Predicted 3D model of a 71-nucleotide RNA (transfer RNA) from an archaeon. The coordinates come from a structure-prediction model, not an experiment, and the mean pLDDT is 83. It matches the Rfam family "tRNA". By type it is a transfer RNA. The sequence is in RNAcentral, with records from ENA.

RNA sequence: GCAGGCGUAGCCAAGCGGUAAGGCAAGAGGCUGCAACCCUCUGAUCCUGGGUUCAAUUCCCAGCGUCUGCU
Numbered sequence: 001g002c003a004g005g006c007g008u009a010g011c012c013a014a015g016c017g018g019u020a021a022g023g024c025a026a027g028a029g030g031c032u033g034c035a036a037c038c039c040u041c042u043g044a045u046c047c048u049g050g051g052u053u054c055a056a057u058u059c060c061c062a063g064c065g066u067c068u069g070c071u
Base pairs, nucleotide, nucleotide: 001070002069003068004067005066006065007064010024011023012022018054026042027041028040029039030038047063048062049061050060051059
């Protein structure tokens, strides 16, 4: 330099045009003499900027970051 994959909560990770699952961690509450275990609850500008669309995490374009391959 060229090509491709990936970017979603503090971490891991689903989603395939119509109100964004789940697990771990964290916080609050319950239980307990105090804790642990257990139970309930809480939380997301979906990397950025444009475009298409009634509607975009999803499709298109550009950029950024990261990983891989080729040279």